[in-house]
RNA sequence: ACACAUGCAAGUCGAACGGUAACAUGGGGAGCUUGCUCCCUGGUGACGAGUGGCGGACGGGUGAGUAAUGCGUAGGAAUCUGCCCAACAGUGGGGAAUAACCUGGGGAAACCCAGGCUAAUACCGCAUACGCUCUGUGCCGCCCUAUGGGGGAAAGCAGGGGAUCUUCGGACCUUGCGCUAUUGGAGAAGCCUGCGUCGGAUUAGCUAGUUGGUAGGGUAAAGGCCUACCAAGGCGACGAUCGGUAGCUGGUCUUAGCGGAUGAUCAGCCACACUGGGACUGAGACACGGCCCAGACUCCUACGGGAGGCAGCAGUGGGGAAUAUUGGACAAUGGGGGCAACCCUGAUCCAGCAAUGCCGCGUGUGUGAAGAAGGCCUGCGGGUUGUAAAGCACUUUCAGUGGUGAGGAAAGCUCAAGCGUUAAUAGCGCUUGAGGGUGACGUUAGCCACAGAAGCAGCACCGGCUAACUCCGUGCCAGCAGCCGCGGUAAUACGGAGGGUGCAAGCGUUAAUCGGAAUUACUGGGCGUAAAGCGCGCGUAGGCGGCUCGUUAAGUCAGAUGUGAAAGCCCCGGGCUUAACCUGGGAAUGGCAUUUGAUACUGGCGGGCUAGAGUGUGACAGAGGAUUGCGGAAUUCCCGGUGUAGCGGUGAAAUGCGUAGAUAUCGGAAGGAACACCAGUGGCGAAGGCGGCUCUCUGGACCAAUACUGACGCUGAGGUGCGAAAGCGUGGGUAGCAAACGGGAUUAGAUACCCCGGUAGUCCACGCCGUAAACGAUGUCAACUAACUGUUGGGCGGGUUUCCGCUUAGUGGUGCAGCUAACGCAAUAAGUUGACCGCCUGGGGAGUACGGCCGCAAGGCUAAAACUCAAAUGAAUUGACGGGGGCCCGCACUAGCGGUGUGUCAUGUUUUUUAAUUCGAUUCAACGCGAAGAACCUUACCUGUCCUUGACAUCCUUGUAAUUUUGCAGAAACGUAAAAGUGCCUUCGGGAGCCAAGAGACAGGUGCUGCAUGGCUGUCGUCAGCUCGUGUCGUGAGAUGUUGGGUUAAGUCCCGCAACGAGCGCAACCCCUGUCUCUAGUUGCCAGCGAUUCGGUCGGGAACUCUAGAGAGACUGCCGGUGAUAAACCGGAGGAAGGUGGGGAUGACGUCAAGUCAUCAUGGCCCUUACGGCCAGGGCUACACACGUGCUACAAUGGAUAAUACAGAGGGUUGCUAACCCGCGAGCUGAAGCAAAUCCGAGAAAGCCACUCGUAGUCCGGAUCGGAGUCUGCAACUCGACUCCGUGAAGUCGGAAUCGCUAGUAAUCGCGAAUCAGCCAUGUCGCGGUGAAUACGUUCCCGGGCCUUGUACACACCGCCCGUCACACCAUGGGAGUGGGUUGUACCAGAAGUAGGUAGUCUAACCGUUCGGGGGGGGCGCUUGCCACGG
Repeated sequence: ACACAUGCAAGUCGAACGGUAACAUGGGGAGCUUGCUCCCUGGUGACGAGUGGCGGACGGGUGAGUAAUGCGUAGGAAUCUGCCCAACAGUGGGGAAUAACCUGGGGAAACCCAGGCUAAUACCGCAUACGCUCUGUGCCGCCCUAUGGGGGAAAGCAGGGGAUCUUCGGACCUUGCGCUAUUGGAGAAGCCUGCGUCGGAUUAGCUAGUUGGUAGGGUAAAGGCCUACCAAGGCGACGAUCGGUAGCUGGUCUUAGCGGAUGAUCAGCCACACUGGGACUGAGACACGGCCCAGACUCCUACGGGAGGCAGCAGUGGGGAAUAUUGGACAAUGGGGGCAACCCUGAUCCAGCAAUGCCGCGUGUGUGAAGAAGGCCUGCGGGUUGUAAAGCACUUUCAGUGGUGAGGAAAGCUCAAGCGUUAAUAGCGCUUGAGGGUGACGUUAGCCACAGAAGCAGCACCGGCUAACUCCGUGCCAGCAGCCGCGGUAAUACGGAGGGUGCAAGCGUUAAUCGGAAUUACUGGGCGUAAAGCGCGCGUAGGCGGCUCGUUAAGUCAGAUGUGAAAGCCCCGGGCUUAACCUGGGAAUGGCAUUUGAUACUGGCGGGCUAGAGUGUGACAGAGGAUUGCGGAAUUCCCGGUGUAGCGGUGAAAUGCGUAGAUAUCGGAAGGAACACCAGUGGCGAAGGCGGCUCUCUGGACCAAUACUGACGCUGAGGUGCGAAAGCGUGGGUAGCAAACGGGAUUAGAUACCCCGGUAGUCCACGCCGUAAACGAUGUCAACUAACUGUUGGGCGGGUUUCCGCUUAGUGGUGCAGCUAACGCAAUAAGUUGACCGCCUGGGGAGUACGGCCGCAAGGCUAAAACUCAAAUGAAUUGACGGGGGCCCGCACUAGCGGUGUGUCAUGUUUUUUAAUUCGAUUCAACGCGAAGAACCUUACCUGUCCUUGACAUCCUUGUAAUUUUGCAGAAACGUAAAAGUGCCUUCGGGAGCCAAGAGACAGGUGCUGCAUGGCUGUCGUCAGCUCGUGUCGUGAGAUGUUGGGUUAAGUCCCGCAACGAGCGCAACCCCUGUCUCUAGUUGCCAGCGAUUCGGUCGGGAACUCUAGAGAGACUGCCGGUGAUAAACCGGAGGAAGGUGGGGAUGACGUCAAGUCAUCAUGGCCCUUACGGCCAGGGCUACACACGUGCUACAAUGGAUAAUACAGAGGGUUGCUAACCCGCGAGCUGAAGCAAAUCCGAGAAAGCCACUCGUAGUCCGGAUCGGAGUCUGCAACUCGACUCCGUGAAGUCGGAAUCGCUAGUAAUCGCGAAUCAGCCAUGUCGCGGUGAAUACGUUCCCGGGCCUUGUACACACCGCCCGUCACACCAUGGGAGUGGGUUGUACCAGAAGUAGGUAGUCUAACCGUUCGGGGGGGGCGCUUGCCACGG
């Protein structure tokens, strides 16, 4: 491992060679301007190009490929090895060429061709040597040995030189280096073997040179490495083959460890060098900076042809989230060449860039409270920032400036001495000494001086996890977020600020790995219900296996030896001021191999045993299986008889059947299927499953006694067999039943439930299918572990018609220990253990897709991923809910009475309208409600005119009494003018109050939020409930108490009870009323006495009524019955009253984010010449409808008229108002009494007694309208009430539906009061009069209480939740196909190269030659085999 511009990264040797292009120099010559230019000369230093040698196989890079030709570890034998070391022997004598160079030629270039000259440590023969190979002979089993034939080494260079020789070059000698042969070593390389080394079986079979042999070839070397022949082997479930991914290791990160992840830097190995193939050279390569060919790409070109390979160091483009300088030096370490000096070295050493990491240091230190200023918060007092700062006193590390200055350097070199070699004091080698020189880093480290606190602090976080809190802004917006989750107007969670916390030259984020995660569990998990036991057997491989003796020593244990590279980790030292870092030593490296021992256990081998297992003999129970035959009851159909109008079916009906005779009934006959009673948590079977009787065949269990075999056993991946129902195929059969289908009903619909029919099927034979909630949701086998009880089969004992005990094999119930999350299980375990198998790892997607196997099909088995959610699930708890259950209550229903719903009107609401119709209340629990009273006011709304410290509060300054009256303008507010008045206290300074003006703090707001709140209220509900302490139970939520049996109006009371007590509620205590007593006696009363105007009026009385204080009385106290002898209930007595006497007040814990910011209060927000304030007019009173609540009616139990009787409670001085007069009346006038048991309103009405009306739109009903008035009030138009006269509407008892009421109640009748000038009041709150009916009862409707049950609900059934469809988007599967990658098989083709062949062609060395040529050998060409690319 994408493509690369440019520079550098491998050269060196003249002591191998011919030489001289460049440079320097010496010599010579020429020109001459006396110092320049040119020429000649290899003489010297040197040296371009070339021949030759060594090195370019090291060093450096990268990780594409490779799952084994790799790596790690431990071994092995059949090999090679340049340079290096040691040993030994040699280095003799010849020859022919060829680069360079010269000449000529071709080409754009790269480069090439031809001819000629020349050297070597280049090349080739010859001799000799060791020895190699082949062949022959002898010997021989082989090795070995002997002999003959064939092939078969070398090279010189440099220094010095005494003799000798010389052509004066040298020869020769010697030293050094080199060369050749052989042996050994060191180091390196090649080959082979065992073990280890990722995941996929939706890859199960792979293999023809494949496995082996023989022979040959080939290689440095074993080998199918290659070829021929022969044989048919080899590998694989202990995972072959295939496909995916990946360089391996020492190590690194993490972990308590086991493990998991990983393979940067450093080190070892491997592989690769643009992609593919190939060889050459060489000791070593099939070669990163070599060659050839093919391909892609890039560049040059004269278009003919050429050139290139940064995964070397820098650098560029591209890609990417992202990664540096086209630096310095060979000073050190190392490498190549060289005798050496030296040269080369992007190896390396240094520097540069990046806080990328690790380590160290600094940004000051001490003191300093007026707790400064500023900031922030505030309860306004203060707190905090904070000794922090300032100030004062010190210090100067680091940075800066200027100096000084180690170590990294030693060797080579030169000189001297010694030793060795030698003839030699040359030279060379070694040792010692001296000398001078060599530094990239470098402005080095360190040290000294100078000046001054001077030049140096950020980042994240502050809801919980998790250390650290407040304010403002925002208002489900903007945003935050690792998980839970924050944000919808008071956000410690967003943004900012102050403060705080944590780290610190860093801090946060993102990505990744391990941990926590016992969440894949080897250490160390599970499978009844949470995910998880195959539907059940048989059985292969495998795993595991009784007692005993001997042997072996494989496992196991111990010792020793070798190895386990270095670095790293750990320990002990040492060096940089410390540390990081470096360095020395040690330990460790659990492994592997070899070897020596041990023998308990496991294994192997051999022998024995009988407790496991099995066999024989004898009994025994059974719906065990297969097959044959038989039986009766019933249904249906058919035939015949009797018989007549219906049958059948349902919640009710209809379809259907029936006068062509059904149903019913009797007789007969046919056919199929199933077997009542017995029948049983009984039996049998491995499971599925098996039920009339019988024949035949057959499997298994159990029991007792005994004999035999002698571990023969257990489990069981694959495999194989069985396997309900439905379904499929072929052929039969079909009575009943019955999918589909048809019809009738039901229903909004009803492809359903119900009914009438009805086909497959159900049955049989044969063959498939292979699944079920195939469940005990519990795999098989074995052992052990309290008790009690039922039942089935067998045996034994006792007693004996019935029974009891023991034992064994099944099958049930309860239950201890133990286990379990709980529920529960508990000898038939889910307990305690052992063996083996299967299965699970969040929910959905999905038991689905794709692939494979099986199947006729239906389908089955095996079995994912993308995507998506933050849950899904189990058990239990408390509630709530149920068209679940039990018990109980309530005018809840029923039984009744009267209403509403109809009409008119009143009133409230909705909707609408409007300038405004102010606002609130909205199921019960809003709607005659806030409002106990809107003409103005109220009033909050609208329109318009006005005011701005304001109508109201406090403070300041100034002035003035306050206050009152009048005129004018105006709708008024208000404006303006005028007049009256001039007060109180005083220490005489002034002060208090009121009023006015001014400035600002502030006032003001019925503006918003009742979902920020207080308070108050409604409702469940006057329902009987709601809780607590201690104890007990439970892992816990919780339970118990409070449940249970009775009883009550009641959690009222009694009894029982692991509970015992207590609190808030219930009841009682309070008020009214009902009886009596006492006290008191006016304004009330009048029995008796007297008077009387006949009125308790007066005297008087205190008895009665009454008034209003105090008491009594009622408690299931008494009796009987029932009941557990209790609580209590039923009945009775007495009593004014009897079982809470009647009524009221009283409303537990809580629920509804119920209602109210418009009663009031109040946080926050908002307005401030207005959303505040004053005023006038208008509106709240509108009006198509609709609803609620009422009044009045529709009439004779009534209406009208007349007469007459009897209440209670409350009110009255701005008031109630008498008598009298006037008016038809409302009312007016009038003026006694009364602050009220005295007076007044005030005539109560229904009732009773008379009379009239006679069933009609009326003598019912009174709306509406017209007219005339009265009263209140500033004012009755919008918009008051009342009176009189006239008018006389709808309405003849009310559909569906719905309300109230259980006794002085309903119904009905009138009276009063609050508010209030008046009143829209028919409302509300009270008062009394008259005064009923009904309740069998709790099935049903509604509401409630207690217990229990189910639950997937907890915002709690107004809950939760399913599916289709429509639209948009995301992901996946299929899809006519299409494009790409990879691969198999068959074939074509065949570059370069190599091996073989060669009749063409060319050919210096050797051989021999008759000198023409020939031979041998070689090159080129051609050809054959192999083969890359390509097809």
RNAcentral holds the sequence, with entries from ENA. A computed fold for a 1431-nucleotide RNA from an uncultured prokaryote, annotated as small-subunit ribosomal RNA.